[in-house]
RNA sequence: CGGGACGUAGUUCAGCCUGGUAGAGCGCAUGCAUGGGGUGCAUGAAGUCGGAGGUUCGAAUCCUCUCGUCCCGA
Numbered sequence: 001c002g003g004g005a006c007g008u009a010g011u012u013c014a015g016c017c018u019g020g021u022a023g024a025g026c027g028c029a030u031g032c033a034u035g036g037g038g039u040g041c042a043u044g045a046a047g048u049c050g051g052a053g054g055u056u057c058g059a060a061u062c063c064u065c066u067c068g069u070c071c072c073g074a
Stems, first nucleotide, its partner, number of pairs: 001073007010026004020057001028044006050066005
């Protein structure tokens, strides 16, 4: 320098192809069950979807640029 993959909740990831209310596991908070712990159940909090711009009635999703990590080539 060229090509590719990944980036979404504290964490690990799904959702993207085919645009239409942002989700799951673990973790966390509260309540109930227990004498207490563990554990189980119920409820809840937690997100500018890496950033900027564009297309669209509508973008995590499509397009452009850009940042970070990793891989391949030179």

Transfer RNA from an Alphaproteobacteria bacterium, 74 nucleotides, folded computationally. Rfam family: tRNA. It is annotated as a transfer RNA. About the family: Transfer RNA (tRNA) molecules are approximately 80 nucleotides in length. Rfam links the family to the GO term triplet codon-amino acid adaptor activity. The organism belongs to Alphaproteobacteria, within Bacteria. The sequence was found in a public genome assembly.